This is a predicted structure of a 73-nucleotide RNA (transfer RNA) from an uncultured bacterium.
RNA sequence: GCCGAGGUAGCUCAGUUGGUAGAGCAGCGCAUUCGUAACGCGCAGGUCGCGGGUUCAAAUCCCGCCCUCGGCU
Numbered sequence: 001g002c003c004g005a006g007g008u009a010g011c012u013c014a015g016u017u018g019g020u021a022g023a024g025c026a027g028c029g030c031a032u033u034c035g036u037a038a039c040g041c042g043c044a045g046g047u048c049g050c051g052g053g054u055u056c057a058a059a060u061c062c063c064g065c066c067c068u069c070g071g072c073u
Stems, first nucleotide, its partner, number of pairs: 001072007010025004019056001027043004049065005
């Protein structure tokens, strides 16, 4: 330099032909318990890697760039 995969909540990951961004774990609160854990209910937490474009509308489509992993030279 070229090719491929990936970047979404603190962590692990979903997200269907473009139409309100989600789950599990972790955190906080409540309930339960003699108490703790577990279980149950609720809450909070996101510029969807960055910048631009298309569109009424973009995590999703297009362009450029950055980072991680693998392969080729």
Its Rfam family is "tRNA". Gene Ontology term of the family: triplet codon-amino acid adaptor activity. Rfam classes the family as a transfer RNA.